Source information
Predicted 3D model of a 71-nucleotide RNA (transfer RNA) from a Candidatus Yanofskybacteria bacterium. It matches the Rfam family "tRNA". Rfam classes the family as a transfer RNA.
[in-house]
RNA sequence: GGGCCCGUAGUAAAGUGGCAUUACACAGCAUUCGCAUUGCUGGGUCGCGAGUUCGAUUCUCGCCGGGUCCA
Numbered sequence: 001g002g003g004c005c006c007g008u009a010g011u012a013a014a015g016u017g018g019c020a021u022u023a024c025a026c027a028g029c030a031u032u033c034g035c036a037u038u039g040c041u042g043g044g045u046c047g048c049g050a051g052u053u054c055g056a057u058u059c060u061c062g063c064c065g066g067g068u069c070c071a
Base pairs, nucleotide, nucleotide: 001070002069003068004067005066006065007064010024011023012022013021018054026042027041028040029039030038047063048062049061050060051059
């Protein structure tokens, strides 16, 4: 330098045009003499910019970052 893949909450992932989901983590409440466990409740997320579309996490382009292969 070129090909391919990936980027979603603090972490790991699902979701592939129509309200963004789950687990752990975090906060509160209950349970306990206390801690832990368990149950309930709550907050928080689509890498950045542009385009297509009535509507974009999803499709297209560019940039940024990561992985992998070739040179």